[in-house]
RNA sequence: AGAGUUUGAUCCUGGCUCAGAUUGAACGCUGGCGGCGUGCUUAACACAUGCAAGUCGUACGCGAAAGUUCCCUUCGGGGGAUGAGUAGAGUGGCGCACGGGUGAGUAACGCGUAGAUAAUCUACCCUUUUGCUUGGGAUAACCAGCCGAAGGCUGGCUAAUACCGGAUACACUUACGGGUUCGCGAGGAUCGGUGAGGAAAGGUGACCUCUGCUUGCAAGUUGCCGCAGAAGGACGAGUCUGCGUACCAUUAGCUAGUUGGUGGGGUAAGAGCUUACCAAGGCGAUGAUGGUUAGCGGGUCUGAGAGGAUGAUCCGCCACACUGGAACUGGAACACGGACCAGACUCCUACGGGAGGCAGCAGUGAGGAAUUUUGCGCAAUGGGCGAAAGCCUGACGCAGCGACGCCGCGUGAGUGACGAAGGCCUUCGGGUCGUAAAGCUCUGUCAGGUGGGAAUAAAGAUCGGGAGGUUAAUAGCCUUUCGAUUUGAAGGUACCACCAGAGGAAGCACCGGCUAACUCCGUGCCAGCAGCCGCGGUAAUACGGAGGGUGCGAGCGUUAAUCGGAAUCACUGGGCGUAAAGGGCGCGUAGGCGGCCGCGCAAGUCAGAUGUGAAAGCCCACGGCUUAACCGUGGAGUUGCAUCUGAAACUGCGUGGCUUGAGUAUGGGAGAGGAAAGUGGAAUUCCCGGUGUAGAGGUGAAAUUCGUAGAUAUCGGGAGGAACACCAGUAGCGAAGGCGACUUUCUGGCCCAAUACUGACGCUGAGGCGCGAAAGCGUGGGGAGCAAACAGGAUUAGAUACCCUGGUAGUCCACAGCCGUAAACGAUGUGCACUAGGUGUAGGAGGUGUUGACUCCCUCUGUGCCGCAGCUAACGCAUUAAGUGCACCGCCUGGGGAGUACGGCCGCAAGGUUAAAACUCAAAGGAAUUGACGGGGGCCCGCACAAGCGGUGGAGUAUGUGGUUUAAUUCGACGCAACGCGCAGAACCUUACCUAGGCUUGACAUCCCGGGAAUUUCCUGGAAACAGGAAAGUGCCUUCAUCCGAAGGAGCCCGGUGACAGGUGCUGCAUGGCUGUCGUCAGCUCGUGUCGUGAGAUGUUGGGUUAAGUCCCGCAACGAGCGCAACCCUCGCCUUUAGUUGCCAGCAUUUAGUUGGGCACUCUAAAGGGACUGCCGGUGUCAAACCGGAGGAAGGUGGGGAUGACGUCAAGUCCUCAUGGCCUUUAUGUCUAGGGCUACACACGUACUACAAUGGCCGGUACAAAGGGCAGCGACCUCGCGAGUGGAAGCGAAUCCCAGAAAACCGGUCUCAGUCCGGAUUGGAGUCUGCAACUCGACUCCAUGAAGUUGGAAUCGCUAGUAAUCGUGGAUCAGCAUGCCACGGUGAAUACGUUCCCGGGCCUUGUACACACCGCCCGUCACACCACGAAAGUCGGUUGUACCAGAAGACGUUGGGCUAACCUUCGGGAGGCAGGCGUCCAAGGUAUGACUGGUAAUUGGGGUGAAGUCGUAACAAGGUAACC
Repeated sequence: AGAGUUUGAUCCUGGCUCAGAUUGAACGCUGGCGGCGUGCUUAACACAUGCAAGUCGUACGCGAAAGUUCCCUUCGGGGGAUGAGUAGAGUGGCGCACGGGUGAGUAACGCGUAGAUAAUCUACCCUUUUGCUUGGGAUAACCAGCCGAAGGCUGGCUAAUACCGGAUACACUUACGGGUUCGCGAGGAUCGGUGAGGAAAGGUGACCUCUGCUUGCAAGUUGCCGCAGAAGGACGAGUCUGCGUACCAUUAGCUAGUUGGUGGGGUAAGAGCUUACCAAGGCGAUGAUGGUUAGCGGGUCUGAGAGGAUGAUCCGCCACACUGGAACUGGAACACGGACCAGACUCCUACGGGAGGCAGCAGUGAGGAAUUUUGCGCAAUGGGCGAAAGCCUGACGCAGCGACGCCGCGUGAGUGACGAAGGCCUUCGGGUCGUAAAGCUCUGUCAGGUGGGAAUAAAGAUCGGGAGGUUAAUAGCCUUUCGAUUUGAAGGUACCACCAGAGGAAGCACCGGCUAACUCCGUGCCAGCAGCCGCGGUAAUACGGAGGGUGCGAGCGUUAAUCGGAAUCACUGGGCGUAAAGGGCGCGUAGGCGGCCGCGCAAGUCAGAUGUGAAAGCCCACGGCUUAACCGUGGAGUUGCAUCUGAAACUGCGUGGCUUGAGUAUGGGAGAGGAAAGUGGAAUUCCCGGUGUAGAGGUGAAAUUCGUAGAUAUCGGGAGGAACACCAGUAGCGAAGGCGACUUUCUGGCCCAAUACUGACGCUGAGGCGCGAAAGCGUGGGGAGCAAACAGGAUUAGAUACCCUGGUAGUCCACAGCCGUAAACGAUGUGCACUAGGUGUAGGAGGUGUUGACUCCCUCUGUGCCGCAGCUAACGCAUUAAGUGCACCGCCUGGGGAGUACGGCCGCAAGGUUAAAACUCAAAGGAAUUGACGGGGGCCCGCACAAGCGGUGGAGUAUGUGGUUUAAUUCGACGCAACGCGCAGAACCUUACCUAGGCUUGACAUCCCGGGAAUUUCCUGGAAACAGGAAAGUGCCUUCAUCCGAAGGAGCCCGGUGACAGGUGCUGCAUGGCUGUCGUCAGCUCGUGUCGUGAGAUGUUGGGUUAAGUCCCGCAACGAGCGCAACCCUCGCCUUUAGUUGCCAGCAUUUAGUUGGGCACUCUAAAGGGACUGCCGGUGUCAAACCGGAGGAAGGUGGGGAUGACGUCAAGUCCUCAUGGCCUUUAUGUCUAGGGCUACACACGUACUACAAUGGCCGGUACAAAGGGCAGCGACCUCGCGAGUGGAAGCGAAUCCCAGAAAACCGGUCUCAGUCCGGAUUGGAGUCUGCAACUCGACUCCAUGAAGUUGGAAUCGCUAGUAAUCGUGGAUCAGCAUGCCACGGUGAAUACGUUCCCGGGCCUUGUACACACCGCCCGUCACACCACGAAAGUCGGUUGUACCAGAAGACGUUGGGCUAACCUUCGGGAGGCAGGCGUCCAAGGUAUGACUGGUAAUUGGGGUGAAGUCGUAACAAGGUAACC
């Protein structure tokens, strides 16, 4: 610091997602040790049990028991001592308001910060000072009695530092009055005076100087503690103020003690705090009131920072203590472990009544994803009480549990190649795990064992000694010092030493990209993964497993959450023409901002100083635990606030001036600016009349409609309404909407010129007010034309549309009517300033020239176009900015849901305005690029159409296909570009299919072992394959050998073992190769340069031309490659060479080029020539080229062929071949026989033959080319009607044969008919091939003689030696050809032309397409699911108002009950208590609202969902341009 994701690609906008850090976490897998931290985030839910606040006998009165012991005893017991003034409860004092917990409430002076208190209090503590005097009456405990479960009642006794009265008293309080001083003031501080008022308590130790009794004690003295008054301090608290402190305006008005005043009351204290009266105020857009949420801060997390999020642990503050209310005590509470009342809940009960409050520490249940021990100790620190010892202390110190976090350590180190075994992969060679292991040599952390063993402890106390103070005192007491003794929960812990021994200690996630890390197997859109993009449909680096690797490591991942990245709310630091975003326009309020020159002030601003900004934390330095985490000490910092002092440039405020901003006056000017009244002509329609007759009208074509009752047309007259042709112009005016005949009246604004005046009067503008097209609404008019709705006619599959005929609202007018919206657009807010130009146009002024019309120049204002800099994502904008700046307003923050719901406001309504959420998607968009496409455009081509000729589609047959059938009818090919295609030839074979019978190392290949020559013949079974048996036979090469022979090898055969063979089994969507097609179309690209942010463009576009990206010219391009053309073959002319098997002019000869001869010709087959727009004329840009002509066999590529660019179609082929993977292995292999591929209601394609007279039949007579031939072609002869047969010459072929060419021509016949056409079908008889023609061949003869009389819609081929027509040959092949391939014969017609159909090329345009129009895509309906709205209602919650009610308590009041202290004249009084009454008031109740939530029959739209229905709305001119 960025990355992924919208596209075919690009740039931009924009969202989503990821990588980081963090956590009081949870979950999954795993888990060795230690240190330091940390641990109910949920139910402020309910709580069993124990503990958490007591202490003081030096305040006071009582006062046990057990046990021990003594005495007495009636043996039941009693008494004494001790236990012990102990335990215990009680009175009293202090404490219990601290410490500890929690965060429910609270949006507040609650918190934070800075201040105020001149408006206050403060127990205990400290300092100073004064005092502690004299009396009195009760009461608990206790005892007795009563009821009794608990608990209480009555009577009696008693004490105090408990309670009460009196005295005294100041510096206290209060009243009056005076002085000094401070303060702006309110008022404060201080010094005097007079009057009135207000206190107390003792305890304990010591001593005997004074007094009394005289032992010693008391009075007394004295120490200490305590008590009272006053002043001060310290600490703490109360109250008040400035500023800061969440969200919602779909909360806009709130308020009666409310705001203020006066009097009274009240508090420690100011105050409507309270009360009576008076006034009518107070708060609010700078957000009152209401609602929702929330404890606040120091800090914490994140971030570069600014910020954002957060408020666990620690510290400060606040609030709360089952819920609600109210008080008492006290210095302080309206009180967590106090009391009262009400409520809910729980418990006990003898049913009469009682008890309780863990948000203290443990712990339990519940809730929850989730959070610990009913531990030890007061040793330390701190707190309460006490004189002290001490007691209490779940504060605290420790321990336990949890990897919850942070930090540290370990699980070994070195060496070790045969690169072991094994796993995995493999191209089978190897690679990898991997020095990893084993082995060898070492070490000893942690854990384990044994032993030693701390610091934390100092006080205090006691004892002994010293010093000082108090005092009469050597006493006591206090202070201090020295020594000794005593106190440790953690803990026998930390730590140290030794022992043994590599021994006990590694996992988790990931490996498609982002993002470090790759292979195999399994699976087969299944199972599954996934943070985003996305993986998985048979070769998955993405699923699951394995091997390997990467990352981190006692942890690792996941989930949740926060910040970051996100400049994605933009202060730092964004935008608004088209991406989301300028308000429809103006006037103007608040507010914001504001010209030039002075003077003053000092609010902002700047500088300095002071105070504060707690500690902890963060940061820095040093230090302590072995290190670190952690901790200690010091420093820095704390950007803030307040106060004081200063400066005066800028802003502000006050004041004085100025004229340039703004405005006013004067004189001119243009204009569809607005309003009202009047006037005019043209046209449409209607009415009347005339002429006139059959149609008119309308359309793509029609019809509805009008018309013989006289239309349309035409002429004349009239009525009425609306709109104003030409002028008319990117001309004018207006703020916008908008404004168009003419005249008049009224009226707004603008521009120009020149002078004068005012003197900043300005700009913008939240709310507000006004204007505001069309449509629409209300009332009343008006209504010619046009025209929603509606009706009819057409169109159509339908046509609730487009087209036509009609036609009503409406359009028009009036109203101080309503509505208030538009793609209200320049999709561009207003104002001001600045920043090159050029050229139109409108209005005005000036100048030069001219007599003038006018021309030119300059200037102001408006309105257009082009264009530089600059800006922009690009397109584009560009002095009329989208440039550069300033001021102010409005608006935006992904798409959909939705400008919708709910609520509010407005409206008569329609509706407008304001304006969400749930849910859902990973995009939605902008601009530009390349393609593709268009029922867009331009140019051009092609048998593409047209012009022609002949066909197909109808018939019969052949053949292929579909379908059907079948045991099988093997398989493939499916628009063009499958269908006489693979098949250049299925009776067996082929053959892959079916049935049946066999074989299993196999029919075929290689290797190994054993045997055998190979081979031939025969027999048996069988359909054959095959099985069984017999006989004959002994080769070739090498070596050895004396012969017989032996050994080895090659080839072949038989048997056997296993490696393996085999597969026309699958995948052409894993492939190679080959092929088809666009298309023989003219295209497809590259290098360098240039342009563009980029995709890309340029070149290749343009002007001509061509069959052609062919060539020329031009040009930011210059060149080049693959294609085109040419080079190749063939046909056409000529020459040369050559002359047999070919040829024959002349000579001879023959039936015959038969023979001699010849090679001139034809021909053959080799090499050349020839044609190049070369020549001439014209056109053309002096070009390319085109047109015409000459010559020539041939003329503009001469005809034909071969030749197929980059690519497209996942086109075809795994069944030609090759090949990955998968499958099969006594079968999906192989052999054999038979069958099938030849089936047949039907449909289609391609052909053949016909339907006849341009013909059929019969007879006769001509003329080819190119091929083939030895398992062959076969002359000729013979036989047969014929297919053919029996003989047989020649020929491996320019020699012989196939071989007769046919149409044609000549003659004859038939005479228009189902025929002398046509030949299917069928019967019979044959021939040939072949092992074999039944299924299932071809041919021949005789007989038979079907359909068919020129073929609907539709559709095919062909532009010249072509179509058409005629025959011939060949491949395949035993045989089989209407198919295929080739050959020649005869031999046409037509092309005006490019509008249309189809295909193609180039340029351009639009696009929402890119799987590319066979594209994309919209809405209803149907189905499923999801969230939301409405809804008769219904159930809650919160809250307002009114009323009822009224516990406890406080206050007030009352006096008839009761009554210790004081007074008393003894009667009583004062005072008090209980009671009564009143006021306030919680719960509760009634009524009625408001807000909010749950739920609901039904209902509404919305969203989502591989293959539903209907249509086709949009994107191209989307087929009616689209849109608001």